Annotation
Small-subunit ribosomal RNA, central domain from Rhodospirillum sp., 349 nucleotides, folded computationally. The RNAcentral record of the full RNA draws on ENA and SILVA. Lineage of the source: Bacteria > Pseudomonadati > Pseudomonadota > Alphaproteobacteria > Rhodospirillum. Its Rfam family is "Bacterial small subunit ribosomal RNA". Its family is annotated with ribosome and structural constituent of ribosome in the Gene Ontology.
Context: one part of a larger RNA
RNA sequence: CUGGGCGUAAAGCGCACGCAGGCGGUCUGAUAUAGUCGGAUGUGAAAUCCCCGGGCUCAACCUGGGAACUGCAUUCGAAACUGGCAGGCUAGAGUCUUGAGAGGGUGGUGGAAUUCCCAGUGUAGAGGUGAAAUUCGUAGAUAUUGGGAGGAACACCAGUGGCGAAGGCGGCCACCUGGCGCGGUAUUGACGCUGAGGCGCGAAAGCGUGGGGAGCAAACAGGAUUAGAUACCCUAGGUAGUCCACGCCGUAAACGAUGAGUGCUAGAUGUCGGGGUACAUGUACCUCGGUGUCGCAGCUAACGCAUUAAGCACUCCGCCUGGGGAGUACGGCCGCAAGGUUAAAACUC
Numbered sequence: 001c002u003g004g005g006c007g008u009a010a011a012g013c014g015c016a017c018g019c020a021g022g023c024g025g026u027c028u029g030a031u032a033u034a035g036u037c038g039g040a041u042g043u044g045a046a047a048u049c050c051c052c053g054g055g056c057u058c059a060a061c062c063u064g065g066g067a068a069c070u071g072c073a074u075u076c077g078a079a080a081c082u083g084g085c086a087g088g089c090u091a092g093a094g095u096c097u098u099g100a101g102a103g104g105g106u107g108g109u110g111g112a113a114u115u116c117c118c119a120g121u122g123u124a125g126a127g128g129u130g131a132a133a134u135u136c137g138u139a140g141a142u143a144u145u146g147g148g149a150g151g152a153a154c155a156c157c158a159g160u161g162g163c164g165a166a167g168g169c170g171g172c173c174a175c176c177u178g179g180c181g182c183g184g185u186a187u188u189g190a191c192g193c194u195g196a197g198g199c200g201c202g203a204a205a206g207c208g209u210g211g212g213g214a215g216c217a218a219a220c221a222g223g224a225u226u227a228g229a230u231a232c233c234c235u236a237g238g239u240a241g242u243c244c245a246c247g248c249c250g251u252a253a254a255c256g257a258u259g260a261g262u263g264c265u266a267g268a269u270g271u272c273g274g275g276g277u278a279c280a281u282g283u284a285c286c287u288c289g290g291u292g293u294c295g296c297a298g299c300u301a302a303c304g305c306a307u308u309a310a311g312c313a314c315u316c317c318g319c320c321u322g323g324g325g326a327g328u329a330c331g332g333c334c335g336c337a338a339g340g341u342u343a344a345a346a347c348u349c
Stems, first nucleotide, its partner, number of pairs: 004320003007303002012317001014201002017198001021194003025089005031083001034082002036078008050066006092191001093188003096184002098181002103177007110154001115149007125136002162169002206248006215242002220237001221235003259316006267294013298305002322349003331342004
C1' cells in the first nucleotide's frame, strides 16, 4: 500500500460556516476524439514464468516450439449506464402566513439572603467540632427590632421539561436579533449533500489595561489531628481570583467517550410543541416534529444498541495500526506569558 477498523479494546477533529475537490432526484431527446463495452491492426525486445518436446545416465542446468506478456496506441462499431449538451417535471432544497422556547445582545427594574455601618431592646455568653482550641464578647457580643450602604446570585415555579451547532442558557420588563415546528396553498425548479486547506464560535482556569469587591476563596497565617501532617476538620481571616468593560488564550472525561447527510427496517409506553377528526368540555383516535424508557428482527467479543441504531445501504470528511519512551525532543506556525498546535527517533519490553 492493500485490507480491516474507530460506544467501552488503538481510533470521530470541541462545534459550525464554507472555497477547491468528491458525490448527486425524475422524464425526454439528440450526442459519442470523455468514462464504459466489443472487433480489427500495430506494438508489447530477448531471457525469465507456464505448456509440449529434445540434450547432459537422472536432476539441477542447457535447449527447440507454443502460449502468455492481463498493457498501450490507432481505427471501425455499440449507446443501456456515468459524464457532457438541449428541453421539461416536482417527491429533495429554498421563498410566502401562525405557535412554543432559560437561543443571543443592550438597557432598566424587584424581592429574599449574606456582610458591614447607625440606632433601640437585652445580658453573659457566642462560634465551632468526633472532641476541642485558635476566634468574637461586660469598650455590651450572640439573639432581636428599625434604618442605611454595597456587591453577587436569582428560592418556589422546575420537570425524565424547553432552547441552542457546540461551549452553554434560568427573577421581572422593554427594545434589537438568530434559529426551529405545524398547517396552508402559492411560488422558484435540483438551486442539493459533504467538505482538505481557510475562516468564525468555543466551559473553567490563566494573561494585559482599567474598574468593582458583599459572599466565597487557591497562595499565605493560626488552631487542631498525627509518629510526622507542607493535608483532610476548624478559626479570624485573607491576596489573586470569582463580577464588569475591552483585548488575548484556544484547552477539557469540550462525553452520547457514538462525524455529517439521505433512504429503508415489528411494536409498547411516558412527556414537550403543533395540526386534524369524533363525541362532547376533556377525553379518545389519527398525524407531524422533539425528548425519554422498554422491547422484536438484526447487530455485537461481551456489555449492550435497537425508527434519536451500535440494524440494512449509499455519499463525503476526520482518525487508528503493539506497550513504554511521548503527546515528549527538535524544527515550523501561533501566543505578552503560561503555553498551544503540528510531531519523531535512539533505546527498551